[in-house]
């Protein structure tokens, strides 16, 4: 050099006929229980803006395609595997 896979919150990992992104867990927070704590429950849990309701934006990165893209192309990076 050429082939393949793989890449989504802090961290394991869903989400394929292209249709609310982040289900379900860890971990964290903040209340509850408790003398206290553990285990247990109940809520939060990706960014930026807002007193908030909400509103934009987020799937290694850049573009296309489409009413709509983690998903489809077409570049790139970066690891791991194969060839040479």
């Nucleotide at each position: 050099g050429c082939c393949g896979g793989u890449g989504u919150g802090a961290u394991g990992g869903a989400a394929u006929u292209g249709g609310c992104a982040g289900a379900c867990g860890u971990a964290g927070u903040g209340g509850a229980c408790u003398c206290a704590a553990a285990a247990u429950c109940c809520a939060c849990c990706g960014g930026u803006a807002g007193c908030g309701a909400u509103a934009c934006c987020g799937u290694a990165c850049c573009g296309g395609u489409u009413c709509g893209a983690g998903u489809c192309c077409g570049g790139u990076c970066a690891c791991c595997g194969g060839c040479a």